Annotation:
This is a predicted structure of an 83-nucleotide RNA (c-di-GMP-I riboswitch aptamer) from a Deltaproteobacteria bacterium. The coordinates come from a structure-prediction model, not an experiment, and the mean pLDDT is 79. NCBI's taxonomy places the organism under Bacteria, Pseudomonadati, Myxococcota, Myxococcia.

């Protein structure tokens, strides 16, 4: 310095469940089962219909630009050190 690994420590995230808001598989507070990419970005796939648009007289129906990577696959970055 590199590989293998993932024991320890530091630092990060943060299911499940509560509490209150919300259109959402969403939000903010608690919590802590997990996580070495549970960082970023893009496809695909899902969730939704508050705004918004299209179509209807209207009920109803149909659209992602809005969520979701703790959905999958590529991509690029990247922390720490016992052996």
């Nucleotide at each position: 310095c590199g590989c293998c690994g993932g024991a320890a420590a530091a630092g990060g995230u943060a299911a499940a469940c509560c509490a209150c808001c919300u259109a959402a598989a969403g939000g903010u507070g608690g919590g802590a089962c997990a996580c070495a990419a549970a960082g970023c970005c893009c496809u695909g796939g899902c969730c939704u219909g508050c705004u918004c648009c299209c179509a209807g007289u209207a009920a109803c129906g149909g659209g992602a630009c809005g969520g979701c990577u703790g959905c999958a696959a590529g991509g690029c970055u990247g922390c720490c050190c016992a052996g």